[in-house]
RNA sequence: GCUUCUGUGGCUCAGUUGGUAGAGCAGCUGAUUUGUAAUCAGCAGGUCCUCGGUUCGAGUCCGAGCAGAAGCU
Numbered sequence: 001g002c003u004u005c006u007g008u009g010g011c012u013c014a015g016u017u018g019g020u021a022g023a024g025c026a027g028c029u030g031a032u033u034u035g036u037a038a039u040c041a042g043c044a045g046g047u048c049c050u051c052g053g054u055u056c057g058a059g060u061c062c063g064a065g066c067a068g069a070a071g072c073u
Stems, first nucleotide, its partner, number of pairs: 001072007010025004019056001027043005049065005
């Protein structure tokens, strides 16, 4: 330098043909317990890497850039 893949709450990942973003763990509160852990109930937290484009509507499609991984040279 070229090719391919990935980028979504603190972490690990879903998101089905474009229709208003979810789970587990972690966190907080409460219940239970002599207490801790475990368990149960509830709560909070992300405008989806960035900037544009298409569209009535984009996490999803298109382009450029950035970061990471793999391969080739």
Transfer RNA from a Christensenellaceae bacterium, 73 nucleotides, folded computationally. Taxonomically the source falls in Christensenellaceae (Bacteria, Bacillati, Clostridia, Christensenellales). Rfam family: tRNA. It is annotated as a transfer RNA. The coordinates come from a structure-prediction model, not an experiment, and the mean pLDDT is 80.